[in-house]
Molecule: Bacterial RNase P class A
Organism: Paracoccaceae bacterium
RNA sequence: GCGGAUGGCCGGAUGGCCGCGGGGCCUUCAGGGGCCGCGAGGAAAGUCCGGACUCCACAAGGCAACGGUGCCGGGUAACGCCCGGCCGGGGUAACCCGAGGGAAAGCGCCACAGAGAACAGACAGCCCCUGCAUGCAGGGGCAAUGGUGAAACGGUGGGGUUAAAGCCCACCGCGUCUUUGGCAACAAGGGCGGCACGGCAAGCCCCACCGGGAGCAAUGCCAAAUAGGGGUCUUUUGGGUGCUUUGCCCGUGAGAUCCGGGUUGGCAGCUAAAGGCACGUGGUAACACGCGUCUUAGAGGAAUGGUCAUCAGCACCGGGGCGACCCGGCGUUACAGAAUCCGGCUUACAGGCCAUUCGCGUAU
Repeated sequence: GCGGAUGGCCGGAUGGCCGCGGGGCCUUCAGGGGCCGCGAGGAAAGUCCGGACUCCACAAGGCAACGGUGCCGGGUAACGCCCGGCCGGGGUAACCCGAGGGAAAGCGCCACAGAGAACAGACAGCCCCUGCAUGCAGGGGCAAUGGUGAAACGGUGGGGUUAAAGCCCACCGCGUCUUUGGCAACAAGGGCGGCACGGCAAGCCCCACCGGGAGCAAUGCCAAAUAGGGGUCUUUUGGGUGCUUUGCCCGUGAGAUCCGGGUUGGCAGCUAAAGGCACGUGGUAACACGCGUCUUAGAGGAAUGGUCAUCAGCACCGGGGCGACCCGGCGUUACAGAAUCCGGCUUACAGGCCAUUCGCGUAU
């Protein structure tokens, strides 16, 4: 200098004029007025997970059904998230990805091609024998070579053989027993054994763990009702999960007592928290704890904007310069708007900045 990888940040600034929404304080009889401070995001998006909260459902314990997750250890309110590690795959590497338990519990699938696709198989071939004569027929043997295929029933090398094969040997692989290290996933060894029936579970399934439903348009209160309805207490009786035990809840009838009339209205929920920031301690880290400090939208058809000027960034054009860069012109400045809130994931993003790191080249 060029090309990559990972993590983080900004994503316009300043000034003038005019205009919005909430809150606090002061003032006015009220209306109103004055002052102060705050006012969209890193994704507010997708609605994919997990919760807080609210109501319903019956809840608790057990079982079943259905759904979710799926290596090990840790973090968290929790998660399908995050951190660290192991194994496998990709990459020269930095790094990235993993729907990562089980194929000897069972069922199922592997099209076409091919001789044969799971305890298979002889198409082309190779070797031996016989007969005829240089190529055919018959018999026997082989699975090493070639072909088909995504994949062919261990791989490489050597020996051996008529030709061959774990037939034998070495190493690798596989199985089994065991040693060491590690909390563990797992890793590294040693002994014995020629040892074979592959793949797919992101097919059904088995195993382990987790799970009620709906959602702020949840829900609660007030107002309203002109002869309907509602609340409380006692009592009778029926019902309520897929099954069961214990408890709890709902409806019908009767009696007593109290309230009392019409809206698409108003109020709450509605933002002080699993909160932000700084420092310290512990931890590889995620994060936890301690101490201090701050309050940072709450609309209600939906506010934070408009305009003028200057600057900044970027692309292009022209000029100058060895280069870094400078001057002028022209255009442009991303993705995108809270609506109950929070922790994540995923997707979108013009342009710019920072840090760490890998590879290649060059110079000293």